[in-house]
RNA sequence: UUCGUGCUCCGGGAUCGGCGAAAGUCCGAACCGGCGGUCAUAGUCCGCGACCCAGGUCACGCCAGCACGCUGCGCGGGAACUGGUUGAACCGGUGGAAUUCCGGUACCGACAGUCACAGUCUGGAUGGGAGAAGCACGAG
Numbered sequence: 001u002u003c004g005u006g007c008u009c010c011g012g013g014a015u016c017g018g019c020g021a022a023a024g025u026c027c028g029a030a031c032c033g034g035c036g037g038u039c040a041u042a043g044u045c046c047g048c049g050a051c052c053c054a055g056g057u058c059a060c061g062c063c064a065g066c067a068c069g070c071u072g073c074g075c076g077g078g079a080a081c082u083g084g085u086u087g088a089a090c091c092g093g094u095g096g097a098a099u100u101c102c103g104g105u106a107c108c109g110a111c112a113g114u115c116a117c118a119g120u121c122u123g124g125a126u127g128g129g130a131g132a133a134g135c136a137c138g139a140g
């Protein structure tokens, strides 16, 4: 330094004003930006992950049958894994090189819930997870 295994870790953000019976959900302004890559630092480039959809060995529960050993194109919720889906940027400047820096002006943000429509509230989630920092073990 590379690879493998295990453990730990692994997402930020609602403030002020307006209307209203009611809004952190609407309106005006404000606020936030996971991980890897890149000739140079990225919410908008290229990919990955989360949500959602479909399939799904096995295990579990239920139901039915039984020779009580089990059996089933049976039912249910869930999971490794596989596939699908999944938002948004331009202009100018510097430079050898930047849709990444600097300046300007824009844009985007799962599902369910809610006295009223949610990137920011509540919930699934004490979950899952790209991945990487640390530690341990092993191999080259």
Base pairs, nucleotide, nucleotide: 001140002139003138004137005136006135007134008133009131015029016028017027018026031119032109033108034048035047036046037045043107044106052084053083054082055081060076061075062074063072064071065070089105090104091103092102093101111123112122113121
The prediction has a mean pLDDT of 79. FMN riboswitch aptamer (RFN element) from Nesterenkonia sandarakina, 140 nucleotides, folded computationally. Rfam family: FMN riboswitch aptamer (RFN element). Rfam links the family to the GO term FMN binding.